[in-house]
Context: one part of a larger RNA
RNA sequence: GACGAACGCUGGCGGCGUGCUUAAAACAUGCAAGUCGAACGGGAUUUAGGAGAGCUUGCUCUUCUGAAUUUAGUGGCGGACGGGUGAGUAACGCGUGAGCAAUCUGCCUUGAAGAGGGGAAUAACACUGGGAAACCAGUGCUAAUACCGCAUAACGUGCGAAGAGGGCAUCUUCUUUGCAUCAAAGGAGCAAUCCGCUUCAAGAUGCGCUCGCGUCUGAUUAGCUAGUUGGUAGGGUAACGGCUUACCAAGGCGACGAUCAGUAGCCGGACUGAGAGGUCAAACGGCCACAUUGGGACUGAGACACGGCCCAGACUCCUACGGGAGGCAGCAGUUGGGAAUAUUGGGCAAUGGGCGAAAGCCUGACCCAGCAACGCCGCGUGAAGGAAGAAGGCCUUCGGGUUGUAAACUUCUUUUAUAUGGGAAGAUAAUGACGGUACCAUAUGAAUAAGCCACGGCUAACUACGUGCCAGCAGCCGCGGUAAUACGUAGGUGGCAAGCGUUGUCC
Repeated sequence: GACGAACGCUGGCGGCGUGCUUAAAACAUGCAAGUCGAACGGGAUUUAGGAGAGCUUGCUCUUCUGAAUUUAGUGGCGGACGGGUGAGUAACGCGUGAGCAAUCUGCCUUGAAGAGGGGAAUAACACUGGGAAACCAGUGCUAAUACCGCAUAACGUGCGAAGAGGGCAUCUUCUUUGCAUCAAAGGAGCAAUCCGCUUCAAGAUGCGCUCGCGUCUGAUUAGCUAGUUGGUAGGGUAACGGCUUACCAAGGCGACGAUCAGUAGCCGGACUGAGAGGUCAAACGGCCACAUUGGGACUGAGACACGGCCCAGACUCCUACGGGAGGCAGCAGUUGGGAAUAUUGGGCAAUGGGCGAAAGCCUGACCCAGCAACGCCGCGUGAAGGAAGAAGGCCUUCGGGUUGUAAACUUCUUUUAUAUGGGAAGAUAAUGACGGUACCAUAUGAAUAAGCCACGGCUAACUACGUGCCAGCAGCCGCGGUAAUACGUAGGUGGCAAGCGUUGUCC
């Protein structure tokens, strides 16, 4: 000098930040991911018209045709983003620089071409049954942008043929040509058209993989390794590869530190320092890993998926004892641990995200407010005059000295405070949580606002009393045993100031 600090004493205001560093401990409660009726059938409610019946002749019921609102289910897109945490990881994890003739990429943009004709189901629903519940089973009916054949078919894919180029070993590109094979879905609107659908090519974006270099400590860890190292052949992947399997060979790594053990998320950065360097990895940004512990796949463009599924373990809860339910390292909040860390707040107004044609809905992301001197910055607690140098305190050589222009007193100001009135920007038309906030005006009245530490030397600042190696102080040297500037109190003084001091850690 610095801090995500804590502790003691003290505490007026504002702006901007920051706030579980410990138990990756366990969690009551609420919320944090939905949306689309312009994909689909059905239901419900309201309502308009037609027909029929009842008949208290203006109501009720049945049926048909519409319209509006709504939504349990099927279907689509999104739940792989956003948010949290740092347990694990010494690793191509991260950083940096290259490469992929070894790769994929939903939505988006651009271009080329297309969308013909059929089929079989199933949830919802109804009925039946089982169960305490969670929920489940059977039978029957039905729709689609759900599912499945057929047609069409190339510049796609696979296997060939001929020719021409290119390169970086394997190779690769283009042209011509043969055979085989693979698509599609509709919706809204009077319509124009719009939104979708299918195939191919290119782009953009985002992943995946490989390599060079760098990346803590220990040798009181010296040998380590069996899919291990390489090859061949199958398999697998979007893709290369012992990634995996069979067989063959016996390799591979290591004092330039393998292996083992310990510690640790990495970086941009932050702190310090003249620099070189050292330390740290909070907040903000990038990457990685994880989601009660371990394992696994499914779906999907993308996950081996925090608020999805399955299995096992531990724990908690419900139970009719047969069986079920759960996962805050999301935002608040609770218990626990701890020296220690906040509200079960408001709003989608802004920015951004998901869905939707849109209106809009959702959004504890975010924007705000609340709490905390936790930090930084700013402001204030008054200003000028005022000597009878008042009183009081303290000291005293008893003369006086000092507190001290300090106070009183006079004049003035109103930042702040309080009250009243006005009142934004943030929002391109509408829409403002913040908020009657910021800010402005007027009024009142010095009014509402100072402490903490030190005073032997280092180190700015001294006297008195008490105590008597006691009580105590102390960062180091050291003070205290009867005149202690070093302990305690008082007066005075010095330093900093809404803070001051102590402790801890780093330079």